Model confidence (mean pLDDT): 82 of 100. A computed fold for a 73-nucleotide RNA from an uncultured Candidatus Saccharibacteria bacterium, annotated as transfer RNA.
RNA sequence: GGGGCAGUAGCUCACCUGGUAGAGCGCAGCAUUCGCAUUGCUGAGGUAGUCGGUUCAAGUCCGAUCUGCUCCA
Numbered sequence: 001g002g003g004g005c006a007g008u009a010g011c012u013c014a015c016c017u018g019g020u021a022g023a024g025c026g027c028a029g030c031a032u033u034c035g036c037a038u039u040g041c042u043g044a045g046g047u048a049g050u051c052g053g054u055u056c057a058a059g060u061c062c063g064a065u066c067u068g069c070u071c072c073a
Base pairs, nucleotide, nucleotide: 001072002071003070004069005068006067007066010025011024012023013022019056027043028042029041030040031039049065050064051063052062053061
């Protein structure tokens, strides 16, 4: 220098014939307990690395760019 992959809630990851975002763990509250843990119920929490474009509509397509991993030179 060139190619590929990844970048979504605090963490690990889904959702990918475009229709507007979820799970597990964690966290908070309640119930249960003498208390803790466990278990059950409820809830908060992200607009999808960044920017631009296409579209009625984009996390999901296109371009650029940043970060990490990896391959080639």